RNA sequence: CGAAGUACCCAAGCGCCUGGACCCGCCCUGGGGCGGGUUGACGAGGAUGGAGUUCAUCGAGUUUUCGGCGGAUGCUCCACGAUUGGAUCGAUCGUUACCGGGGUCUCAAAUCCCGGGGGUAACCCCGGGGACAACGGAUCCCGGAUGGUCCGGC
Numbered sequence: 001c002g003a004a005g006u007a008c009c010c011a012a013g014c015g016c017c018u019g020g021a022c023c024c025g026c027c028c029u030g031g032g033g034c035g036g037g038u039u040g041a042c043g044a045g046g047a048u049g050g051a052g053u054u055c056a057u058c059g060a061g062u063u064u065u066c067g068g069c070g071g072a073u074g075c076u077c078c079a080c081g082a083u084u085g086g087a088u089c090g091a092u093c094g095u096u097a098c099c100g101g102g103g104u105c106u107c108a109a110a111u112c113c114c115g116g117g118g119g120u121a122a123c124c125c126c127g128g129g130g131a132c133a134a135c136g137g138a139u140c141c142c143g144g145a146u147g148g149u150c151c152g153g154c
Stems, first nucleotide, its partner, number of pairs: 014070004019066001020039009042059003048079006080094004085151005098144009112129007
């Protein structure tokens, strides 16, 4: 220096909190001040690699799920890869690797109800019960696209 193993760490609709809201204590008490604390997004879905970029998909709920910061699987460009046997240009995509429309089927958690635990409290955690989405997925149907040039094979 490299490799392997083990342990720790390992959040990605995720994390955070100087605003707001709420609770507790103290001080003055007409309203405030100080200190400490609580809250601050419910799941579904989403990653070829690099760089750049920022209010980056979908619905559920409805007293702040307000407001802000960071991050991020979004987007753009490039590279690589798929769409034809090869090369290249273009287009559409991302290893389940064309686009659009329609039918059918299918998928959640919180909220809510019941119970338990922690905390002075705001509030937090756990178990049980019964529901309800959209994007999407599966399948069928319809429409569109499946190109240009060159090479090779028959």